[in-house]
Predicted 3D model of a 559-nucleotide part of an RNA (small-subunit ribosomal RNA, 5' domain) from a metagenome. Rfam family: Bacterial small subunit ribosomal RNA. The coordinates come from a structure-prediction model, not an experiment, and the mean pLDDT is 82.
Context: one part of a larger RNA
RNA sequence: GGACGAACGCUGGCAGCGUGGAUUAGGCAUGCAAGUCGAACGGGAAGCCUCUUUUUCAAGUUUUCGGACAAGAAGUUGAGGUGGAGAGUGGCGAAAGGGUGAGUAACACGUGAAUAAUCUGCCCUUAAGUUCGGGAUAGCCUCUGGAAACGGUGGUUAAUACCGGAUGUGGUCCCCCGAUGCAUAUCGGGGUGUCUAAAGAUGGGGAUCUUCGGACCUGUCGCUUAAGGAUGAGUUCGCGUACUAUCAGCUUGUUGGUGAGGUAACGGCUCACCAAGGCUAUGACGGUUAGGUGGUCUGAGAGGAUGGUCACCCACACUGGGACUGAGACACUGCCCAGACUCCUACGGGAGGCUGCAGUCGAGAAUCAUUCGCAACGCGCGAAAGCGUGACGAUGCGACGCUGCGUGUAGGAUGACGGCCUUCGGGUUGUAAACUACUGUCAGAAGGGAGUAAUGUACCGGGUAUUAAUACCACCCGGUAGUGAUAGUACCUUCAGAGGAAGCCACGGCUAACUCUGUGCCAGCAGCCGCGGUAAUACAGAGGUGGCAAGCGUUGUUC
Numbered sequence: 001g002g003a004c005g006a007a008c009g010c011u012g013g014c015a016g017c018g019u020g021g022a023u024u025a026g027g028c029a030u031g032c033a034a035g036u037c038g039a040a041c042g043g044g045a046a047g048c049c050u051c052u053u054u055u056u057c058a059a060g061u062u063u064u065c066g067g068a069c070a071a072g073a074a075g076u077u078g079a080g081g082u083g084g085a086g087a088g089u090g091g092c093g094a095a096a097g098g099g100u101g102a103g104u105a106a107c108a109c110g111u112g113a114a115u116a117a118u119c120u121g122c123c124c125u126u127a128a129g130u131u132c133g134g135g136a137u138a139g140c141c142u143c144u145g146g147a148a149a150c151g152g153u154g155g156u157u158a159a160u161a162c163c164g165g166a167u168g169u170g171g172u173c174c175c176c177c178g179a180u181g182c183a184u185a186u187c188g189g190g191g192u193g194u195c196u197a198a199a200g201a202u203g204g205g206g207a208u209c210u211u212c213g214g215a216c217c218u219g220u221c222g223c224u225u226a227a228g229g230a231u232g233a234g235u236u237c238g239c240g241u242a243c244u245a246u247c248a249g250c251u252u253g254u255u256g257g258u259g260a261g262g263u264a265a266c267g268g269c270u271c272a273c274c275a276a277g278g279c280u281a282u283g284a285c286g287g288u289u290a291g292g293u294g295g296u297c298u299g300a301g302a303g304g305a306u307g308g309u310c311a312c313c314c315a316c317a318c319u320g321g322g323a324c325u326g327a328g329a330c331a332c333u334g335c336c337c338a339g340a341c342u343c344c345u346a347c348g349g350g351a352g353g354c355u356g357c358a359g360u361c362g363a364g365a366a367u368c369a370u371u372c373g374c375a376a377c378g379c380g381c382g383a384a385a386g387c388g389u390g391a392c393g394a395u396g397c398g399a400c401g402c403u404g405c406g407u408g409u410a411g412g413a414u415g416a417c418g419g420c421c422u423u424c425g426g427g428u429u430g431u432a433a434a435c436u437a438c439u440g441u442c443a444g445a446a447g448g449g450a451g452u453a454a455u456g457u458a459c460c461g462g463g464u465a466u467u468a469a470u471a472c473c474a475c476c477c478g479g480u481a482g483u484g485a486u487a488g489u490a491c492c493u494u495c496a497g498a499g500g501a502a503g504c505c506a507c508g509g510c511u512a513a514c515u516c517u518g519u520g521c522c523a524g525c526a527g528c529c530g531c532g533g534u535a536a537u538a539c540a541g542a543g544g545u546g547g548c549a550a551g552c553g554u555u556g557u558u559c
Base pairs, nucleotide, nucleotide: 001559002558003557004556006555007554008553009552010551013405014404015403016402017401018400019398020397026361027360028359030358031357032356035092036091037090040089041088047082048081049080050079051078054075055074056073057072060069061068062067099316100315101314109240110239111238112237113236114235115234118233119232123229124228125227126226127225128224129223130222131165132164133163134162140155141154143152144151145150170196171195173193174191175190176189177188178187179186180185200221201220202219203218204217205216208215209214242288243287244286249279250278251277254276255275256274257273258272259271260270261269291313292312293311294310295306296305297304298303318339319338320337321336322335341352342351343350344349369395371394372393373392378389379388380387381386408438409437410436411435418429419428420427421426442500444495445494446493447492448491457481458480459479460478461477462476463475464474503548504547505546506545507544508529509528510527514543515542516541517540518539524531525530
């Protein structure tokens, strides 16, 4: 001199873009952060409409004056229609997105390879199929246990839920042949051989049939099998990757083999048996510290330091362990067990997990709103409309950082007053002020006012494709309608008026900038040298000067 996720002191006008729990991976009140599909399925509350039963009131009609009938209003019973809440079965998602860095010195990461040792939902391409049946169960109803959490008995019902059979383009296993490869082997072809699948939903329709539900034809979505792709993931290896020898020996599933089990897959991964190996001064084993990288800071570079925000990978989710489901987890807001802690309890028993977004307490030098919106972008579900989304988009707070702008401009000497110094003549503050003439950025007031949003959505018209079809669906073109959290924001125009907007540090040398007063080795200063004991440019105050400037200094860390 540079840098910072900084802190502290004094001061503080505006805007844009960034950035903000580094400490206790300490404890957490409250709200929200993962749902969606009725075009998989059975059922269906409130509300509304029509008819109906009945009660109260009742304009009015009639009367033998006792009463009878009654439009209409309000409630009520039952039936039908419409409606579609909340829950349930089922599917997909919940393994993503978001947070943190405790652990980890390791194939964790980086880089380069291998997989002839592997898997891959949704997506794309290709080929083939989508047939016949069955029994349950939630919901619902009934009875019932418990303080609650949560259950139990009986009855009844559906499916793209579950189960059995058929078929086998194919695939698996077995056998045969060929080709290829460094190789364990891989690939291709063949076989009256073995085993092996499925589910429907919805839109439209001319003829024919019909039990009036449909059959049948056709479009779309789905389902099953197989092959290939894409994407993602698993595993293995070479090299690189902190300090410590005041850690020198370490190891028994240890090292290898055979066989078996297990895995998607190789393998002591696990087990039985056999052998006695394996690692180590090129640092094993132990200890300490630490997430790694792209990068960031500094430096001419070499290097040194560092890993916050952003991106990629890894690990973790109160602590420890375990599996289930699934294409994928040993799963942050799933399950089970143990433990600590907190809460409820009728004392029998239960509930919970902010290292998600806000917020709170604590500790700390120290780090923000219990805000708005799904309008955009992305993701999940859905045929779609759409729904959800503390991801995300925004706004707010903090000079925490960077950048930009402003706090006026020009003229103005009797060099005014005041202050300070003085050799008492004057000098200096100083064109500085006053005064004159202007300007109008920012802030203030008033008015106008975008873009982010149309290639998306709905409806209408036309065309292409599909089809038996002028229907439906899909695609393309045109028109109409409507969609903005930010926000009446950016921006523009007008108004008024120099009005509302400057401080901080230093002045002995290093180091730009000097005098007076006070103090008297005191009070104090100080980065180093050092200053202060009566004339202190070094302490304190004042005037003046220098530097930087909405900041300036100090402290800390690093080059």